[in-house]
Context: one part of a larger RNA
RNA sequence: UGACGGGGACCCGCACAAGUAGCGGAGCAUGUGGUUUAAUUCGAAGCAACGCGAAGAACCUUACCUAGGCUUGACAUCCCGUUGACCGGUGCUUAAUCGCACUUUUCCCCUUCGGGGGACAGCGGUGACAGGUGGUGCAUGGUUGUCGUCAGCUCGUGUCGUGAGAUGUUGGGUUAAGUCCCGCAACGAGCGCAACCCCUAUUUUCAGUUGCCAGCGGCUGGGCCGGGCACUCUGGAAAGACUGCCGGGGAUAACCCGGAGGAAGGUGGGGAUGACGUCAAAUCAUCAUGCCCCUUAUGCUUAGGGCUACACACGUGCUACAAUGGCUGUUACAAAGGGCUGCGACGCCGCAAGGCGAAGCCAAUCCCAUAAAAACAGUCUCGGUUCGGAUUGCAGGCUGAAACUCGCCUGCAUGAAGUCGGAGUUACUAGUAAUCGCGAAUCAGCAUGUCGCGGUGAAUGCGUUCCCGGGUCUUGUACA
Numbered sequence: 001u002g003a004c005g006g007g008g009a010c011c012c013g014c015a016c017a018a019g020u021a022g023c024g025g026a027g028c029a030u031g032u033g034g035u036u037u038a039a040u041u042c043g044a045a046g047c048a049a050c051g052c053g054a055a056g057a058a059c060c061u062u063a064c065c066u067a068g069g070c071u072u073g074a075c076a077u078c079c080c081g082u083u084g085a086c087c088g089g090u091g092c093u094u095a096a097u098c099g100c101a102c103u104u105u106u107c108c109c110c111u112u113c114g115g116g117g118g119a120c121a122g123c124g125g126u127g128a129c130a131g132g133u134g135g136u137g138c139a140u141g142g143u144u145g146u147c148g149u150c151a152g153c154u155c156g157u158g159u160c161g162u163g164a165g166a167u168g169u170u171g172g173g174u175u176a177a178g179u180c181c182c183g184c185a186a187c188g189a190g191c192g193c194a195a196c197c198c199c200u201a202u203u204u205u206c207a208g209u210u211g212c213c214a215g216c217g218g219c220u221g222g223g224c225c226g227g228g229c230a231c232u233c234u235g236g237a238a239a240g241a242c243u244g245c246c247g248g249g250g251a252u253a254a255c256c257c258g259g260a261g262g263a264a265g266g267u268g269g270g271g272a273u274g275a276c277g278u279c280a281a282a283u284c285a286u287c288a289u290g291c292c293c294c295u296u297a298u299g300c301u302u303a304g305g306g307c308u309a310c311a312c313a314c315g316u317g318c319u320a321c322a323a324u325g326g327c328u329g330u331u332a333c334a335a336a337g338g339g340c341u342g343c344g345a346c347g348c349c350g351c352a353a354g355g356c357g358a359a360g361c362c363a364a365u366c367c368c369a370u371a372a373a374a375a376c377a378g379u380c381u382c383g384g385u386u387c388g389g390a391u392u393g394c395a396g397g398c399u400g401a402a403a404c405u406c407g408c409c410u411g412c413a414u415g416a417a418g419u420c421g422g423a424g425u426u427a428c429u430a431g432u433a434a435u436c437g438c439g440a441a442u443c444a445g446c447a448u449g450u451c452g453c454g455g456u457g458a459a460u461g462c463g464u465u466c467c468c469g470g471g472u473c474u475u476g477u478a479c480a
Stems, first nucleotide, its partner, number of pairs: 001480002003477003007474007015464002019428005026319008034310002042053002064305007073129001077128002079125006088103005106119005131294002134292003140288002142283003145279001147277001152191006158167003171182003197271004202239007211229001216226003242265001245259005321421001325380006337368003342361002346357004387418001392413007434456007
């Protein structure tokens, strides 16, 4: 100087407390451990691994296993020989690849018309080489997690100290903040904080192939047509919030409390943004890369299987256990997205999943697309039930060469556990929790996951004694 303390003082955080909804019990989905297996590919491991890499394992992917096949190779550059191709087509063989046979077919220059040279491509050969998701993240780059959006981490000059170092950065206040004010052997500065950026909340202006009977006209009553940009909206520009104003407190300061005006008030709400560093943290399987290793195999390729196994254990979720509910019917109100080997209206067929035909739309124009919870009416009356839907049987549909291992959906039948969950434990302070649907990426198909979008919309917060984590000062130390 740090680190640590079941030392002290002060402060903060859904850290506790006060509340709400959960998890832990059930069934299923998914990840992991373990076990099994020919293989169940590999990685991730307290917080910070475990719906994680994987924004989608039937084949492919795929790295694993079994079996078959290839050896300058699936891919790159160079050399020699040979052919004129390559692409494509046919037949045999095979589980498939492989293999065998046949067929089709170039260009340019020189020329003594014999041929020579070159380009491109195939085949054969030779070796240099290719190739490796083989090892080492404790050899590395790059990227990422975490403490933590915590308020810290440092430097120059000066001063103090023999020195390590100190001072500044401590102190009195204050703040979300090393934020600001005052003081002070310090005076300044840098990386962080804040602001500048994006979305959102209000208004104005500009613009009107969305919107509007707002005011007029027409009708096939639909903004449908004429007509018009007033409004809604869209998207460019601008305004607006700065403790600016008033009162009180305070050291007359910083700042704090209350009020006015205002759409918004003291950082308005949300996002992006992550200092010096810590964990030999993670990743050699995104990629790159040193060294080591394999080279008729640890490379390449094909078929089938596996990654989907199942006595069990754990994590994360979904659905429930019902009446604030289930079912049936009627009827409202979104936002944000996507669409051309795409989205597909409408009509018809089917109980349905879906099918047949097919308009429109490269989309503020058409489509996906009926939002659902809610509301209204009816029914059920506390029962393992008209709750709950697992499991299983049968019949179908879709995608795709192909749904046996191993996809999703529909109908009929079946109707399991489950009556609110021990010890313990998680999230959340407002348009939040809870609850309800909608969309997208990946994607042929496959979503209870992920990332977004809106609808309805709470309770509680006395307070900082205690638990956890963090910050500042101080103290002890046999630790560095």
Small-subunit ribosomal RNA, 3' major domain from Peptostreptococcaceae bacterium feline oral taxon 042, 480 nucleotides, folded computationally. RNAcentral holds the full RNA, with entries from ENA and SILVA. Taxonomically the source falls in Peptostreptococcaceae (Bacteria, Bacillota, Clostridia, Peptostreptococcales). Model confidence (mean pLDDT): 83 of 100.